[in-house]
RNA sequence: ACAGGAAAAAGCCAAACUUAUCGCGAGGUAAGGUCGGAAAGCCACGGAUCUCACCGAGAUAGCCGGGCUGCCACA
Numbered sequence: 001a002c003a004g005g006a007a008a009a010a011g012c013c014a015a016a017c018u019u020a021u022c023g024c025g026a027g028g029u030a031a032g033g034u035c036g037g038a039a040a041g042c043c044a045c046g047g048a049u050c051u052c053a054c055c056g057a058g059a060u061a062g063c064c065g066g067g068c069u070g071c072c073a074c075a
Base pairs, nucleotide, nucleotide: 005072012037013036017032018031019030020029021028022027035062041068042067043066045065046064047063048060049059050058051057052056
């Protein structure tokens, strides 16, 4: 540099649900929790789905693709 996540090890994240809180809402945040995850880290760029005070403004990065960054081990 390229390809990969089989085995091992180290740590990481945390669905549903519960509580609190913010939001009209989809949902967000914090704590508990642990279904899962090799990008389940970050970015709404393309598609998709969803919401509303609907022709406009939002939500989902744990729906798919793309971009940037990153952990471990083997060869």
The prediction has a mean pLDDT of 80.
Predicted 3D model of a 75-nucleotide RNA (c-di-GMP-I riboswitch aptamer) from a Desulfohalobiaceae bacterium.
Rfam family: c-di-GMP-I riboswitch aptamer. About the family: GEMM was predicted in a large-scale screen for bacterial structured RNA regulatory elements.